[in-house]
Small-subunit ribosomal RNA, 3' major domain from a tailings metagenome, 476 nucleotides, folded computationally. The coordinates come from a structure-prediction model, not an experiment, and the mean pLDDT is 83.
Context: one part of a larger RNA
RNA sequence: UGACGGGGGCCCGCACAAGCGGUGGAGCAUGUGGUUUAAUUCGAUGAUACGCGAGGAACCUUACCUGGGCUAGAAUGUGAAGGAAUGAUUUAGAGAUAGAUCAGUCAGCAAUGACCUGAAACAAGGUGCUGCAUGGCUGUCGUCAGCUCGUGCCGUGAGGUGUUGGGUUAAGUCCCGCAACGAGCGCAACCCCUAUCUCUAGUUGCUAGCAGGUUAAGCUGAGGACUCUAGAGAGACUGCCUAUGUAAAUAGUGAGGAAGGUGGGGAUGACGUCAAGUCAUCAUGGCCCUUACGUCCAGGGCUACACACGUGCUACAAUGGUCGAUACAGAGGGUAGCCAGUUAGCGAUAACGCGCUAAUCCCAAAAAGUCGAUCUCAGUUCGGAUUGAAGUCUGCAACUCGACUUCAUGAAGCUGGAAUCGCUAGUAAUCGGAUAUCAGCCAUGAUCCGGUGAAUACGUUCCCGGGCCUUGUACA
Numbered sequence: 001u002g003a004c005g006g007g008g009g010c011c012c013g014c015a016c017a018a019g020c021g022g023u024g025g026a027g028c029a030u031g032u033g034g035u036u037u038a039a040u041u042c043g044a045u046g047a048u049a050c051g052c053g054a055g056g057a058a059c060c061u062u063a064c065c066u067g068g069g070c071u072a073g074a075a076u077g078u079g080a081a082g083g084a085a086u087g088a089u090u091u092a093g094a095g096a097u098a099g100a101u102c103a104g105u106c107a108g109c110a111a112u113g114a115c116c117u118g119a120a121a122c123a124a125g126g127u128g129c130u131g132c133a134u135g136g137c138u139g140u141c142g143u144c145a146g147c148u149c150g151u152g153c154c155g156u157g158a159g160g161u162g163u164u165g166g167g168u169u170a171a172g173u174c175c176c177g178c179a180a181c182g183a184g185c186g187c188a189a190c191c192c193c194u195a196u197c198u199c200u201a202g203u204u205g206c207u208a209g210c211a212g213g214u215u216a217a218g219c220u221g222a223g224g225a226c227u228c229u230a231g232a233g234a235g236a237c238u239g240c241c242u243a244u245g246u247a248a249a250u251a252g253u254g255a256g257g258a259a260g261g262u263g264g265g266g267a268u269g270a271c272g273u274c275a276a277g278u279c280a281u282c283a284u285g286g287c288c289c290u291u292a293c294g295u296c297c298a299g300g301g302c303u304a305c306a307c308a309c310g311u312g313c314u315a316c317a318a319u320g321g322u323c324g325a326u327a328c329a330g331a332g333g334g335u336a337g338c339c340a341g342u343u344a345g346c347g348a349u350a351a352c353g354c355g356c357u358a359a360u361c362c363c364a365a366a367a368a369g370u371c372g373a374u375c376u377c378a379g380u381u382c383g384g385a386u387u388g389a390a391g392u393c394u395g396c397a398a399c400u401c402g403a404c405u406u407c408a409u410g411a412a413g414c415u416g417g418a419a420u421c422g423c424u425a426g427u428a429a430u431c432g433g434a435u436a437u438c439a440g441c442c443a444u445g446a447u448c449c450g451g452u453g454a455a456u457a458c459g460u461u462c463c464c465g466g467g468c469c470u471u472g473u474a475c476a
Base pairs, nucleotide, nucleotide: 001476002475003473004472005471007470008469009468010467011466012465013464015460016459019423020422021421022420023419026314027313028312029311030310031309032308033307034305035304042053043052064300065299066298067297068296069295070294077122078121081117082116083115086103087102088101089100090099091098092097106113107112125289126288128287129286130285134283135282136278137277138276139274141272146185147184148183149182150181151180152161153160154159165176166175167174191266192265193264194263196234197233198232199231200230201229202228206223207222210221211220212219237260240254241252242251243250244249316416320375321374322373323372324371325370326369332363333362334361337356338355341352342351343350344349382413387408388407389406390405391404392403393402429452430451431450432449433448434447435446
């Protein structure tokens, strides 16, 4: 100087408390461990691994296993020599591949060029190892308020001071004081979205007034008022008032204002810590393989299943289930696509087919809600696992191993021990919608979008984590 203390003081955080809803019990989904296996590819492992890499494992992917092949190789550059390229048919084979037949004879004056085959060789290839050799990227403490430097001063020196003290703040934020005076990286601000208004613009959006028109409808003429769209501006700064205070600032059911004290959300992550993670995104040193640890192909596996754990979904019902009627979003996506409408089918879907490269057309029905009917507390008209049968769709191909539909079947489960998690407002809870990936989909996941919409916070004694000062130490 740090680190640590079941030392002290001050302060903060859904840390506790006050509340609301979960997990832990059930079934299923998914990830992991373990076990099994020819293989169940690899990585991630307290917080900071476990719906994680994977934002799509039937083949492919694929790295794993079994078997069948190749060896200058599956891909790239140079390359003697030969042939245009290419198209069609066919034999063997699981295919990779190995042959056979036919057609074809390019461009250019030419050298030659594109493409195919290809000897020798230079040169390749490796998802093999080392993340404790590395770059880059990332997690975490933590969006915590800290981390430092120059000069000066103090100390023999390591170092100290500044950065401590008194206040204040979300903040090393600001004020006052002070052997310090300044500065940098962080904080804040500058950026984006959102909440209000003004101006400009008016189609594909809108429709107040006027006219036409319909069973109805901005449907049509027309209009720019309104909504909206998207550009430019305004607006919030403790600016004003009162009180307290030297000041910074704090308090106010004070004013005005759409908004008040960082308005709400996002992006933004200091010096560093964990030899944290990643050599399997990529790059890369070293080591290793080179008729194989490279590479092509078929099939299998990554989907196994006495079990254990994590994360979720669905429930156990009446604030509910079922049936009928009916209302209101936002944000996205669409031409190898989204598909109106009609017809067929109970349905998943199929056939025909309009429009749309989209503020124009489509996905598209929002759901919870509201109104009416029924069920009457039961393992039930709750719950839907499991299983049987028949089908639909995607795709060379759904056996291993897809989703969906219909009929039948109708398991556990009556609110969950010890323990444990999330959340302070348009939040929790609850309800649907969309997208990426994607032929299809194991999505109950992830990321967004809106609808309905709470309770509680006395307070900081205690648990956990963190910041500042101080004290002890046989620790570094």